This is a predicted complex of two RNAs, RNase P RNA and transfer RNA, with 485 nucleotides together. Rfam match: Bacterial RNase P class A. Rfam describes the family as follows. Ribonuclease P (RNase P) is a ubiquitous endoribonuclease, found in archaea, bacteria and eukarya as well as chloroplasts and mitochondria. Its family is annotated with dimeric ribonuclease P complex, ribonuclease P activity and tRNA processing in the Gene Ontology. The family's RNA type in Rfam is ribozyme.
[in-house]
RNA sequence: CGAGCCGACCGGACGGUCGCGGGGUGCGCGAGGUGACUUGCGUACGUCGAGGAAAGUCCGGGCUCCACAGGGCAAGGUGGUGGGCAACACCCACCCGGGGUGACCCGCGGGACAGUGCCACAGAAAACAGACCGCCUCCUGGGCGACCAGGCGGUAAGGGUGAAACGGUGGUGUAAGAGACCACCAGCGCGGUAGGUGACUGCUGCGGCUUGGUAAACCCCACUUGGAGCAAGGUCAAGAGGUGUUGGCUUCGGCCGGCACUGCGCAGGCGUUGAGGGCGGCCCGCCCGAGCCUGCGGGUAGACCGCACGAGGUUGUUGGUGACAGCAGCCCCAGAUGGAUGACCGUCCAUCGGACCAACGCCGCAAGGCGGUUCGAUGACAGAACCCGGCUUACAGGUCGACUCGUCCG
RNA sequence: GGUCCUGUGGUGCAGUUUGGAGUGCACGCCGCCCUGUCAAGGCGGAGGCCGCGGGUUCAAAUCCCGUCAGGACCG
Numbered sequence: 001c002g003a004g005c006c007g008a009c010c011g012g013a014c015g016g017u018c019g020c021g022g023g024g025u026g027c028g029c030g031a032g033g034u035g036a037c038u039u040g041c042g043u044a045c046g047u048c049g050a051g052g053a054a055a056g057u058c059c060g061g062g063c064u065c066c067a068c069a070g071g072g073c074a075a076g077g078u079g080g081u082g083g084g085c086a087a088c089a090c091c092c093a094c095c096c097g098g099g100g101u102g103a104c105c106c107g108c109g110g111g112a113c114a115g116u117g118c119c120a121c122a123g124a125a126a127a128c129a130g131a132c133c134g135c136c137u138c139c140u141g142g143g144c145g146a147c148c149a150g151g152c153g154g155u156a157a158g159g160g161u162g163a164a165a166c167g168g169u170g171g172u173g174u175a176a177g178a179g180a181c182c183a184c185c186a187g188c189g190c191g192g193u194a195g196g197u198g199a200c201u202g203c204u205g206c207g208g209c210u211u212g213g214u215a216a217a218c219c220c221c222a223c224u225u226g227g228a229g230c231a232a233g234g235u236c237a238a239g240a241g242g243u244g245u246u247g248g249c250u251u252c253g254g255c256c257g258g259c260a261c262u263g264c265g266c267a268g269g270c271g272u273u274g275a276g277g278g279c280g281g282c283c284c285g286c287c288c289g290a291g292c293c294u295g296c297g298g299g300u301a302g303a304c305c306g307c308a309c310g311a312g313g314u315u316g317u318u319g320g321u322g323a324c325a326g327c328a329g330c331c332c333c334a335g336a337u338g339g340a341u342g343a344c345c346g347u348c349c350a351u352c353g354g355a356c357c358a359a360c361g362c363c364g365c366a367a368g369g370c371g372g373u374u375c376g377a378u379g380a381c382a383g384a385a386c387c388c389g390g391c392u393u394a395c396a397g398g399u400c401g402a403c404u405c406g407u408c409c410g
Numbered sequence: 411g412g413u414c415c416u417g418u419g420g421u422g423c424a425g426u427u428u429g430g431a432g433u434g435c436a437c438g439c440c441g442c443c444c445u446g447u448c449a450a451g452g453c454g455g456a457g458g459c460c461g462c463g464g465g466u467u468c469a470a471a472u473c474c475c476g477u478c479a480g481g482a483c484c485g
Base pairs, nucleotide, nucleotide: 001406002405003404004403006401007400008399009398010397012348013347014346015345016344017343018342020049021048022047024045025044026043027042028041029040030039031038032037051381055392056391058390059389060388061387062386063229064228065227066226070284071283072282073281075225076224077223078222079221080094081093082092083091084090095109096107097106098105099104110220111219115218116217117214118213119212132159133158134155135154136153138151139150140149141148142147167185168184169183170182171181172180186210188207189206190205191204192203193202194201195200233305234304235303236302241262242261243260244259245258246257247256248255249254264297265296266295267294268293269292270291276288277287278286312331313330314329315328316327317326318325319324349379350378351377352376353375354374355373356372360371361370362369363368411484412483413482414481415480416479417478420437421436422435423434424433430468439455440454441453442452443451461477462476463475464474465473
């Protein structure tokens, strides 16, 4: 210098004008109250006001409710080991397998001697193997003969097929062959030993000689799982209609109200011989106990709490390889409910395009190029809505750090 | 907030359950024939990374994981 790999971070900056939402203080007006004060609206000042993904909603929790009695079956989830964490399918470290020259990357990574299923096409044969060609002994026939044809058999060394053909190489052996036997190698199982917390790895002994793949097919094993969700849930007000009580008016039929309790009406079906719920699949069992289901019609659509101090952020330090944890200091950091966080101007920054090289710097004889000057355009992805931890996806442009390979120079 | 479905030539579908050559149907497209011409008809042909990325497997439209886009339903 070129190519690459991994990690961390920023994601326009500053100023001015106008505007929006929250909470604070002051002032003005209104309401309530004897009052202290409370509250609503307006206004002024100062203050806070999106993200690394706020997104997808793919996991995990907090929080809230469900009158928690469980057991069995079923269903789902997870799946190397050790650790981190509130928890996880996340993260860290390591092991094993695969890819890459390498930095590094990828892996739903338990079990195929518990059982069942599947393995197309091709091929003789595809899973307790299998004789198509070939090779070989013997028998029969033919031929003077080399040999040829047929038959009973033997044979997995050779051919060809396939993703895969039941270990590989060399030798002994044999009619030809074969782990039939031997040596070495690969692999499997069992045991010993060394290291490691462990997954696992190294060395070594014995065994039968070798017993395919697929569980992201059924299945088996181990561990594990209650449901619903902030429209959770709570308080206040209102409500259609009903019951009771009471006031006024009256043409004595009713009409208009007040207060208290409840929370609508009609139709059909089921139900104390147990509906329905706890109990979101089924069975047993336990508890509660009068309503429930369907259809049609009607009412409500307000306020407040939940709700912004939290597994919080940040700086330093200690422990740890690391994820992370401890301690100390500092900070308070959006809370809307048709839903705020924006618009314009100026200067700068970045990228792209055009023009000029008149001046300056570098290269070049020069033309010209780069820097430069000037003009214009653009400023990514996207936006909180109960809150966190992750994962995944989108993202113009840029910064920093560690490392690898190649080439050249010293 | 919760739940589910779909994606295959230009268009609409089948194939996915039980993996086996990307196979098929209808319309459309192209060329030739037919006709005075067009349509209809007949013959022949082209056109597919099975939405995208990765994995399992000898082999993936099909199985698994992730993701994108479109659509539907419930409170």